[in-house]
RNA sequence: UAAGUAAACCGGGUGACCGCCCUGAUUUAUCGGGGAGGAAAGUCCGAGCUCCUCCGGGCAGGAUGCUGGGUAACACCCAGGAGGGGUAACCCUACGGAAAGUGCAACAGAAACAUACCGCCCGAGUAAUCGCGGCAAGGGUGAAAUGGUGAGGUAAGAGCUCACCGGCAGCCGGGUGACCGGCUGGCCGUGCAAACCCCAUCCGGAGCAAGACCGAAUAGGGGGAUAAAGAAGCCCGGUCUGUCCCCGGGUUGGUCGCUUGAGCCUGAUGGUAACAUCAAGCCUAGAUAGAUGGUCACCGUUUUCCGAUUAUAUCGGGAGAUACAGAACUCGGCUUACAGGUUUACUUAGCCU
RNA sequence: GUGAGUGUAGCCGAGAGGUUUAAGGCGCCAGGUUGUGGCCCUGGAGAGCGAGGGUUCGAAUCCCUCCACUCACCCCA
Numbered sequence: 001u002a003a004g005u006a007a008a009c010c011g012g013g014u015g016a017c018c019g020c021c022c023u024g025a026u027u028u029a030u031c032g033g034g035g036a037g038g039a040a041a042g043u044c045c046g047a048g049c050u051c052c053u054c055c056g057g058g059c060a061g062g063a064u065g066c067u068g069g070g071u072a073a074c075a076c077c078c079a080g081g082a083g084g085g086g087u088a089a090c091c092c093u094a095c096g097g098a099a100a101g102u103g104c105a106a107c108a109g110a111a112a113c114a115u116a117c118c119g120c121c122c123g124a125g126u127a128a129u130c131g132c133g134g135c136a137a138g139g140g141u142g143a144a145a146u147g148g149u150g151a152g153g154u155a156a157g158a159g160c161u162c163a164c165c166g167g168c169a170g171c172c173g174g175g176u177g178a179c180c181g182g183c184u185g186g187c188c189g190u191g192c193a194a195a196c197c198c199c200a201u202c203c204g205g206a207g208c209a210a211g212a213c214c215g216a217a218u219a220g221g222g223g224g225a226u227a228a229a230g231a232a233g234c235c236c237g238g239u240c241u242g243u244c245c246c247c248g249g250g251u252u253g254g255u256c257g258c259u260u261g262a263g264c265c266u267g268a269u270g271g272u273a274a275c276a277u278c279a280a281g282c283c284u285a286g287a288u289a290g291a292u293g294g295u296c297a298c299c300g301u302u303u304u305c306c307g308a309u310u311a312u313a314u315c316g317g318g319a320g321a322u323a324c325a326g327a328a329c330u331c332g333g334c335u336u337a338c339a340g341g342u343u344u345a346c347u348u349a350g351c352c353u
Numbered sequence: 354g355u356g357a358g359u360g361u362a363g364c365c366g367a368g369a370g371g372u373u374u375a376a377g378g379c380g381c382c383a384g385g386u387u388g389u390g391g392c393c394c395u396g397g398a399g400a401g402c403g404a405g406g407g408u409u410c411g412a413a414u415c416c417c418u419c420c421a422c423u424c425a426c427c428c429c430a
Stems, first nucleotide, its partner, number of pairs: 001349010012299007020035007037324001041335002044333005049207004054238006061203005066080005081095001082093004096198002101196002103192003117139002119135003122131003147165006166188002168185007211256004221247006229241002248429003263282002266279005300322009354426007363379003371410001381397005403419005
């Protein structure tokens, strides 16, 4: 210098004028204070909170899926293992079980699970050919064909035997563990569980339009279902006294829930880390058709053009661009979108010293 | 806001791992019939299954992410 990898972050600023929401003060129409995000988004997970009368047991159903740790919890995070990719920095992985059982593997092919079409060998036969003889090397089909490569061996062959490699099983050693290393044994055909399933762990359901209170209106109206039964998927036992559906009618109000919380931030300590503990400090939107905006000026960042200039640097001028998006009960995550820019650490290649 | 559901030719719709170029109807186009048009008859075109990725030998179908659309919600109670 070029190409790249990982992590963290910014994502416009100032002023004037006109406005909006919340809130405090009083002179009641003025003044003061506060007012979007890293994703507020998608609503994909996990919780708090509230209601379903509450509790226990079972079945069904759902979720997760290498190991250890973190956490209120998780499908998240951290560290590690194994496999895969990259020259490397580093990145990716739905990564339990196919030797519990069932199922599927279309077409092609002889055969997709127990098989021999061509072929090789043996025997009979002059030969064509025949054998309920042997083989599974070679060819062919297929996504996949009975561990792979080589040598010996044989009538021809084959883990039949041997060497190396791969898998499996047993033993020993290391590690909390996933797993790793070594030795022994010819024990040796697969794939699919994002097919049913098995194993381990976890889970009751609904959601702030939950729910509570006040007020208004109407018809606290009609019909049906369920009766020792009924209402949350089902069943059982206790407990409680109603529960559900349809028709019809009414309203379009207010207050609470509502923002102080697993909160933010600084420092110390422990831990490889995620994170935890302690101390000090801070308060940071709460609407209900839904505020957080608009116009103008200047500046910033950046692209391009013109001019000055030895110059791709610098200066002046013109034009353009300045993203994604936007709280609605609240948190912890994930995923997706994002103009442009900054910083740090590292890798590879080239050149110079 | 919360919850549930659906995307297959212009429209309606079957298919739910496998022989294929993904059925069928309406519509469209061409020809025939008719004096002309419709009905009718014959033939044809038009999709790669909302988009992207994964699992599998093989995906419209199974899984994940994204996009678009539709429906329900208060009181009497």
Background:
Predicted 3D model of RNase P RNA and transfer RNA as a complex of 430 nucleotides. It holds a member of the Rfam family "Bacterial RNase P class A". Rfam classes the family as a ribozyme.